[in-house]
Context: one part of a larger RNA
RNA sequence: UGACGGGGGCCCGCACAAGCGGUGGAGCAUGUGGUUUAAUUCGAUGAUACGCGAGGAACCUUACCCGGGCUUGAACGUGCGCGGACGCCUUCCGGAAACGGGAGUCUCCCUUCGGGGCCGCGUGCGAGGUGCUGCAUGGUUGUCGUCAGCUCGUGCCGUGAGGUGUCGGGUCAAGUCCCAUAACGAGCGCGACCCCUGCCCCCAGUUGCAAACGGUCCGGCCGUGCACUCUGCGGGGACUGCCUGCGCAAGCAGCGAGGAAGGCGGGGAUGACGUCAAAUCAGCACGGCCCUUACGUCCGGGGCGACACACGUGCUACAAUGGCCGGCACAGAGGGGGGCCACCCUGCGAGGGGGCGCGGAUCCCGAAAGCCGGUCCCAGUCCGGAUCGGAGUCUGCAACCCGACUCCGUGAAGCUGGAAUCGCUAGUAAUCGCGCAUCAGCCAUGGCGCGGUGAAUACGUCCCCGGGCCU
Numbered sequence: 001u002g003a004c005g006g007g008g009g010c011c012c013g014c015a016c017a018a019g020c021g022g023u024g025g026a027g028c029a030u031g032u033g034g035u036u037u038a039a040u041u042c043g044a045u046g047a048u049a050c051g052c053g054a055g056g057a058a059c060c061u062u063a064c065c066c067g068g069g070c071u072u073g074a075a076c077g078u079g080c081g082c083g084g085a086c087g088c089c090u091u092c093c094g095g096a097a098a099c100g101g102g103a104g105u106c107u108c109c110c111u112u113c114g115g116g117g118c119c120g121c122g123u124g125c126g127a128g129g130u131g132c133u134g135c136a137u138g139g140u141u142g143u144c145g146u147c148a149g150c151u152c153g154u155g156c157c158g159u160g161a162g163g164u165g166u167c168g169g170g171u172c173a174a175g176u177c178c179c180a181u182a183a184c185g186a187g188c189g190c191g192a193c194c195c196c197u198g199c200c201c202c203c204a205g206u207u208g209c210a211a212a213c214g215g216u217c218c219g220g221c222c223g224u225g226c227a228c229u230c231u232g233c234g235g236g237g238a239c240u241g242c243c244u245g246c247g248c249a250a251g252c253a254g255c256g257a258g259g260a261a262g263g264c265g266g267g268g269a270u271g272a273c274g275u276c277a278a279a280u281c282a283g284c285a286c287g288g289c290c291c292u293u294a295c296g297u298c299c300g301g302g303g304c305g306a307c308a309c310a311c312g313u314g315c316u317a318c319a320a321u322g323g324c325c326g327g328c329a330c331a332g333a334g335g336g337g338g339g340c341c342a343c344c345c346u347g348c349g350a351g352g353g354g355g356c357g358c359g360g361a362u363c364c365c366g367a368a369a370g371c372c373g374g375u376c377c378c379a380g381u382c383c384g385g386a387u388c389g390g391a392g393u394c395u396g397c398a399a400c401c402c403g404a405c406u407c408c409g410u411g412a413a414g415c416u417g418g419a420a421u422c423g424c425u426a427g428u429a430a431u432c433g434c435g436c437a438u439c440a441g442c443c444a445u446g447g448c449g450c451g452g453u454g455a456a457u458a459c460g461u462c463c464c465c466g467g468g469c470c471u
Stems, first nucleotide, its partner, number of pairs: 007471007015461002019424005026316008034307002042053002064302007076126009087106001089104006108117003128291002131289003137285002139280003142276001144274001149188006155164003168179003194268004199236003203232003208226002213223003239262001242256001243254004305443001318417001322376007334365003339358002343354004383414001388409007430453007
């Protein structure tokens, strides 16, 4: 000077408490450990690994295993020698393919003729490696932590390390601001500037409206109009500005006014000096080391999907504020051309056959919970849907290992889950569906978004956890 203390003081945070819903029990999905395996490729491992790298493992991917091939190699540059167009197409033999061997056909440009361009073969130089080392590194990232901090210049103090400033009093979400002050200033952080959202206005109208008129086979459908809704661009609006009280001030309080909104309106982006020799040589880059008929490369098949177990994260339930059947509604954000598909026919259905529109505010991609009516009567059940049998659909060269979906049958465990443990303070939790990326298809119950319905509780800071300041 720090760090630490079952030392002290002050203060924060869904940290506890208050409250609502979960996890831990069941079945399944997924990741991991372990075990197994020819291989079950590799990495990630308290918080900060474990639906993580994976935003798509049947082949491919693929880095692993087995087997079969190739070596100047799957791609590119270049020296020399030889040869010729190369090559496309057709085709034969062996083969699982890769690959090896052969045939047919068409057959080059420039040239001062020496040659050059282009390509193949041979040979040489550069290749190639997801092989090792993240304690050799760059870059990027997690975390403490959106925490309120971390420093500098000059001055002053101290022999010096260093201190002061940054402490103290008050205040704040904040080293935020005020007061005080051997300090005076400043920088990186905080805040603000940026984006979305809530109100209003200008401009613009092939979406919207009948608001005004006319037509109407009644649907903004047509004429017409942009006023309203909306969309897009720009602007305004909130600043404790006004009032009252307290206070030196900063500021605090007000079931004060006005206002769509208050006292940082809500959300996002944004992460200081640094810490963990934290993570990543497998995204990429890069030093060193190592392999070069192979630790490179191509292909076929298998594996990454194994299963006596153990853990994490989830989904579906155990039912009656529920299940099932019929009828009737209301979104937002996105996506759409080898695509989204209205509508018609067909099939119980997944789907199939036709086919309109749309590169899309104009067309398409059915919201569900909900509301109305009916049924079930507390039962392992008209709950629950695992598992298994059968029959199918679709994608794809190909669904045996190892796809999703449909129909019929089968109907398992499960009657609210021990110790323990997690999330959330408002349009949040809970609950309901919809979309997108990846993608032929999909093991998505995951991830990222979107809207619908919409709570309870916070006395308080003693205690648990993490953190800040002073001592």